[in-house]
RNA sequence: GGGCUGGUGGUCUAGUGGCAUGACGUCGCCUUCACACGGCGAAGAUCAAGGGUUCAAUUCCCUUCCGGCCCA
Numbered sequence: 001g002g003g004c005u006g007g008u009g010g011u012c013u014a015g016u017g018g019c020a021u022g023a024c025g026u027c028g029c030c031u032u033c034a035c036a037c038g039g040c041g042a043a044g045a046u047c048a049a050g051g052g053u054u055c056a057a058u059u060c061c062c063u064u065c066c067g068g069c070c071c072a
Base pairs, nucleotide, nucleotide: 001071002070003069004068005067006066007065010024011023012022018055026042027041028040029039030038048064049063050062051061052060
């Protein structure tokens, strides 16, 4: 330099155009003498950045940044 692939709450992750999913973690309540386990509930995401297409974009297109793999 060329090709492919990924970037989504604190962490991991689902999501092929119409409300962003789940697990772990965190917080509150119940339970316990207490802790753990368990049950119920809650908060937490400008979906890497910018632009374009569209009535509507996490999703499609372009550029850029960062990580991984392959080729030279």